FMN riboswitch aptamer (RFN element), 131 nucleotides, folded computationally. Its Rfam family is "FMN riboswitch aptamer (RFN element)". About the family: The RFN element is a highly conserved domain that is found frequently in the 5'-untranslated regions of prokaryotic mRNAs that encode for flavin mononucleotide (FMN) biosynthesis and transport proteins. This element is a metabolite-dependent riboswitch that directly binds FMN in the absence of proteins. In Bacillus subtilis, the riboswitch most likely controls gene expression by causing premature transcription termination within the 5' untranslated region of the ribDEAHT operon and precluding access to the ribosome-binding site of ypaA mRNA.The FMN riboswitch structure, reported in present an FMN-bound six-stem junction, adopts a butterfly-like scaffold, stapled together by opposingly directed but nearly identically folded peripheral domains. The coordinates come from a structure-prediction model, not an experiment, and the mean pLDDT is 78.

RNA sequence: AAAUAUUUCCGGGGCAGGGCGUGAAUCCCUACCGGCGGUGAUGCUCCUUGGCGAGACGAGCCCGCGACCUUAGUGGAUGACGGGGUGAGAACCCCCGGCCGACCGUAUAGUCGGGAUGAGAGGAAAGUGGC
Numbered sequence: 001a002a003a004u005a006u007u008u009c010c011g012g013g014g015c016a017g018g019g020c021g022u023g024a025a026u027c028c029c030u031a032c033c034g035g036c037g038g039u040g041a042u043g044c045u046c047c048u049u050g051g052c053g054a055g056a057c058g059a060g061c062c063c064g065c066g067a068c069c070u071u072a073g074u075g076g077a078u079g080a081c082g083g084g085g086u087g088a089g090a091a092c093c094c095c096c097g098g099c100c101g102a103c104c105g106u107a108u109a110g111u112c113g114g115g116a117u118g119a120g121a122g123g124a125a126a127g128u129g130g131c
Stems, first nucleotide, its partner, number of pairs: 006126005017029003031111002033101002035065004044055003047051001060099002069076002081097005103114003
């Protein structure tokens, strides 16, 4: 120094406009949103004078996880992408078009209300430990 005990904190966004209707943020037209870790060519910034350096950004639909459901528990189950461009190389960049989104309630809900001031992938800090 690392691993590790312990503690604290943080840790999810979205119906605007219109139509029909007694009634719809639920239907229809149009709109809006995207948890956590990984991979993210190139490019960018800083340092250096040049590297074998550091940093920020960087995927809803590529891999894995959480949430929801289920199980006494371990665990199990669980959504969605194509085309074109650049390039040595792209599932991640750029352009175009598309698709997905638990349960309960309610005029049929990714966006309203509820379980939930909950849980949680994980992140940050303190700190233990050894010489």